Source information
The RNA shown here (c-di-GMP-I riboswitch aptamer) has 75 nucleotides and comes from Geomonas azotofigens. Its mean pLDDT, the model's own confidence on a scale to 100, is 88. It was read from a public genome assembly, where an Rfam model found it.
RNA sequence: CACCGAUAAGAGCAAAGCCAGAGCGAUCUGGUGACGCAAAACCCUAGGGUCCUUAAUGGAUUGCCGGUUACCGAA
Repeated sequence: CACCGAUAAGAGCAAAGCCAGAGCGAUCUGGUGACGCAAAACCCUAGGGUCCUUAAUGGAUUGCCGGUUACCGAA
């Protein structure tokens, strides 16, 4: 350095539900709440899949596959 991922160490994120709000909608934002996550960090102008609609050179989803980057350091 790369691969890898421990009952290691220090950190971190936050599903579903509920409350409030935005949107035609998919869905998103805040609070609450933890199902889980070794990338659950970022990217829809790497690409693919799926979803929505006013069907457009439109929109949503990365906690779907994936791409990029990164903390730690046992076997």